[in-house]
Molecule: Glycine riboswitch aptamer
Organism: soil metagenome
RNA sequence: GCGCGGGAGAGCGUGGGAGGGCCCAUCCUAAUGGAUGAAGCCUUCCGCCGCCGAAGGAGCAACCGCCCCGGAAUCUCUCAGGUCACCAGGACCGCGC
Numbered sequence: 001g002c003g004c005g006g007g008a009g010a011g012c013g014u015g016g017g018a019g020g021g022c023c024c025a026u027c028c029u030a031a032u033g034g035a036u037g038a039a040g041c042c043u044u045c046c047g048c049c050g051c052c053g054a055a056g057g058a059g060c061a062a063c064c065g066c067c068c069c070g071g072a073a074u075c076u077c078u079c080a081g082g083u084c085a086c087c088a089g090g091a092c093c094g095c096g097c
Base pairs, nucleotide, nucleotide: 001097002096003095004094005093006092011049013048014047015046016045017044019043020042021041022040024037025036026035027034028033050083051082052081056079057077058076059075063071064070065069
């Protein structure tokens, strides 16, 4: 480094937009069906605030070394990232090559 397995934390926050689905109402049609529209729910996108820390990044430093120069964390900061659950990601650990 690769493969497999394990692997935490933090908002059921708030506002707005969009499309679709569910549901409801009205109108049209002989009927199947079609058109329109409000709210709610689900999904998705964007903004705001709060929060998290274990990709990455940055800072201090115990300590270490070839020693006046360097290497340095699970500490600290949150730029990035993440933030219902799932998925994905994931320091680190175990096994194998």